The RNA shown here (c-di-GMP-I riboswitch aptamer) has 95 nucleotides and comes from Paenibacillus sambharensis. Lineage of the source: Bacteria > Bacillota > Bacilli > Paenibacillaceae > Paenibacillus. The coordinates come from a structure-prediction model, not an experiment, and the mean pLDDT is 85. Rfam family: c-di-GMP-I riboswitch aptamer. Its family is annotated with cyclic-di-GMP binding in the Gene Ontology. The literature on the family includes a 2007 paper in Nucleic Acids Res by Weinberg et al., "Identification of 22 candidate structured RNAs in bacteria using the CMfinder comparative genomics pipeline".
RNA sequence: GAAUGACAAAGGCAAACCCGCUGAAAGGCGGAGACGCAAAGCUGACAGGCCUACAGACAACAACUCUAAUUGUCCAGGGCGGCUGAGCUGCCAAU
Numbered sequence: 001g002a003a004u005g006a007c008a009a010a011g012g013c014a015a016a017c018c019c020g021c022u023g024a025a026a027g028g029c030g031g032a033g034a035c036g037c038a039a040a041g042c043u044g045a046c047a048g049g050c051c052u053a054c055a056g057a058c059a060a061c062a063a064c065u066c067u068a069a070u071u072g073u074c075c076a077g078g079g080c081g082g083c084u085g086a087g088c089u090g091c092c093a094a095u
Stems, first nucleotide, its partner, number of pairs: 003095001004093002012037002018031005035082001041088003046085003049080003054077001056074005
C1' cells in the first nucleotide's frame, strides 16, 4: 500500500412505534427509542428502481355555450443514499 472483515478493541450511526415542528403528500428536522449497519459517511444535478401528486393536462358530473366545486386518470418542477449499481471520502486490525 492492497485485499479481507473477527465472538477483537476504541468509538460511531439509528429502523419501527410514540411525541413535537414542518410539508398538499411522499418525506424532512428535533426528542425519545434500538431493528439493524463496516461505510446505515457524502452525492437524488451519475444510471436504474421505488414513493408521493401541490401545480398542470385530460375526462366525468354536463345540459346550447362558458365556468366553479367535486371525483377519476396521467404526470416530477417534490422525495427515498437504511433499494441496487456507480463515484468521492473514512476508523480499527485477528488474517